[in-house]
The RNA shown here (transfer RNA) has 71 nucleotides and comes from Roseburia hominis. Its Rfam family is "tRNA". Its family is annotated with triplet codon-amino acid adaptor activity in the Gene Ontology. Rfam describes the family as follows. Transfer RNA (tRNA) molecules are approximately 80 nucleotides in length. NCBI's taxonomy places the organism under Bacteria, Bacillati, Lachnospirales, Lachnospiraceae, Roseburia.
RNA sequence: GGUGUCAUAGCUCAAGGGCAGAGCAGGAAUCUGCAAAAUUCUUGAUUCCGGUUCGAAUCCGGAUGGUACCA
Numbered sequence: 001g002g003u004g005u006c007a008u009a010g011c012u013c014a015a016g017g018g019c020a021g022a023g024c025a026g027g028a029a030u031c032u033g034c035a036a037a038a039u040u041c042u043u044g045a046u047u048c049c050g051g052u053u054c055g056a057a058u059c060c061g062g063a064u065g066g067u068a069c070c071a
């Protein structure tokens, strides 16, 4: 330098065009003499800029970053 691939919550991952979810972590409550454990509730996210569409995390183009291969 070229090609492919990935980017969603603090972390690990879903969502294949129609309300953005789970587990762990965090906060609160119940329970307990106190704590731990358990149960319940709860906060929190689509890398950026454009395009297509009635509607985009999802499709298309570009940028940025990570990664693999080729040179």
Base pairs, nucleotide, nucleotide: 001070002069003068004067005066006065007064010024011023012022013021018054026042027041028040029039030038047063048062049061050060051059